This is a predicted structure of a 110-nucleotide RNA (SAM riboswitch aptamer (S box leader)) from Sporosarcina pasteurii.
It matches the Rfam family "SAM riboswitch aptamer (S box leader)". Gene Ontology term of the family: regulation of gene expression.
RNA sequence: UUCUUAUCAAGAGAGAUGGAGGGAAUGGCCCUUAGAAGUCUCAGCAACCAGCCUUUUUAGGUAUGGUGCUAAUUCCAAUAGGUAUUUUCAUAAUACCUGGCAGAUGAGAA
Repeated sequence: UUCUUAUCAAGAGAGAUGGAGGGAAUGGCCCUUAGAAGUCUCAGCAACCAGCCUUUUUAGGUAUGGUGCUAAUUCCAAUAGGUAUUUUCAUAAUACCUGGCAGAUGAGAA
């Protein structure tokens, strides 16, 4: 990097350094000099994998190790189908639901 698979409405931030960007990409909408990204330290959340414990075992618990995460639902949308309302008969607008695409993370494989 590619493929398979599970999950993605919950949860959890301070300090130092740094000095203008960041939220994947496009559009929107946001965050940010009352200090962005990045780096370091400490803390926390979660429970995917391993470990350990219990035996409701296709399970439950724990939080030792490996990852991950700690603004906004994956921040929202795009594509297909559907529901409701308004307008009024052609669609459109608004709100919502289901799937798909894309993405993120874990585990496995090439």

The coordinates come from a structure-prediction model, not an experiment, and the mean pLDDT is 82.